[in-house]
């Protein structure tokens, strides 16, 4: 320095352009003498950051940044 990939919950990961969701973790209830496990419910999101197309973008473009990989 170049080229690809990645960037959504507290971690792992979904999402035909069309109301961002699962699975553990977290709260509360049930269940137990009493914890584990179960079972119910609930909470949690500026979709990296800016712009752009679009009636509408997590999804298409385009630029930064962030981290992996490769070449040099």
């Nucleotide at each position: 320095g170049c080229u690809g990939c990645u960037g959504u919950a507290g971690c792992u990961c979904a999402a035909u352009g069309g109301u961002c969701g699962a699975g553990c973790a977290c709260c509360a209830c049930a269940u137990u003498g009493g914890u584990a496990a179960u079972g119910u419910g609930g909470a949690g999101g500026u979709u990296u950051u800016g712009g752009g197309u679009u009636c509408a973008a997590g999804u298409c473009c385009c630029a930064a940044c962030a981290g992996c990989a490769g070449c040099u």
A computed fold for a 72-nucleotide RNA from a Gemmataceae bacterium, annotated as transfer RNA. RNAcentral holds the sequence, with entries from ENA and MGnify. Its mean pLDDT, the model's own confidence on a scale to 100, is 82. The organism belongs to Gemmataceae, within Bacteria. Rfam family: tRNA. About the family: Transfer RNA (tRNA) molecules are approximately 80 nucleotides in length.